[in-house]
RNA sequence: GCCCGGUUAGUUCAACGGCAGAACGGUAACUUGGUAAGUUACAAACGAGAGUUCGACUCUCUCAUCGGGCU
Numbered sequence: 001g002c003c004c005g006g007u008u009a010g011u012u013c014a015a016c017g018g019c020a021g022a023a024c025g026g027u028a029a030c031u032u033g034g035u036a037a038g039u040u041a042c043a044a045a046c047g048a049g050a051g052u053u054c055g056a057c058u059c060u061c062u063c064a065u066c067g068g069g070c071u
Base pairs, nucleotide, nucleotide: 001070002069003068004067005066006065007064010024011023012022013021018054026042027041028040029039030038047063048062049061050060051059
């Protein structure tokens, strides 16, 4: 330098054009003599910019960053 893949909640991962979900973790309440466990509820995210579209996490382009391959 070229090619491929990844980037979504604190963490690990879903969602392949129409509401962003799960698990673990966090907070609160209940429960207990107290803690843990358990139950219920709540908070919490689409890497950045542009384009296409009625509508974009999703498709296209550029950039950033991480990983892999070729030379």
Model confidence (mean pLDDT): 84 of 100.
Predicted 3D model of a 71-nucleotide RNA (transfer RNA) from a Patescibacteria group bacterium.
Its Rfam family is "tRNA". By type it is a transfer RNA.
Taxonomically the source falls in Bacteria candidate phyla (Bacteria).
RNAcentral holds the sequence, with entries from ENA.